[in-house]
């Protein structure tokens, strides 16, 4: 730099240092001298991590007891494991994040409105809605 797959409507400062920027890209809308960008402290809890509970599922060449002539079943314990605890609980560790749903929309379907027609059907518009996509960020893997 690519390649797979989860998540992106929740969380997070009245701090010091620093000075004009930023919010991926476009088009719009905001943020910014009441100080942005980065830098450090702090916080935050999404992911790997670690770690408690359970009237919950599952699971075993595991132990203990029933039961059977064997295969076996049952029960309980225990190992791992998925759930779940009004996103259980930690933040010592790895990465991340700490304005605004990923700030909105960028494609394509579809609903709804309007234009147009004597009508419908296709068609055009929309500063409305849904749904999937498509970029994009971030974790976990892989080459």
């Nucleotide at each position: 730099c690519u390649c797979u797959u989860a998540u992106c409507g929740a969380g997070a400062g009245c701090g010091g240092c620093g000075g004009a920027g930023g919010g991926a890209u476009a088009g719009g809308c905001c943020c910014g001298a009441u100080g942005a960008a980065g830098c450090c402290c702090g916080g935050c809890a999404a992911c790997c991590g670690a770690u408690u509970u359970g009237u919950a599922g599952g699971u075993g060449a595991a132990g203990c007891g029933a039961u059977a002539c064997u295969c076996g079943u049952c029960g309980c314990u225990c190992u791992c494991u998925u759930c779940a605890a009004a996103u259980g609980u930690c933040a010592u560790g790895g990465u991340g994040c700490u304005a605004a749903u990923u700030c909105c929309u960028a494609c394509a379907a579809u609903g709804c409105c309007g234009c147009g027609u004597g009508g419908u059907u296709u068609g055009c518009g929309g500063u409305c809605g849904u749904u999937g996509g498509c970029a994009g960020a971030u974790g976990a893997g892989a080459a």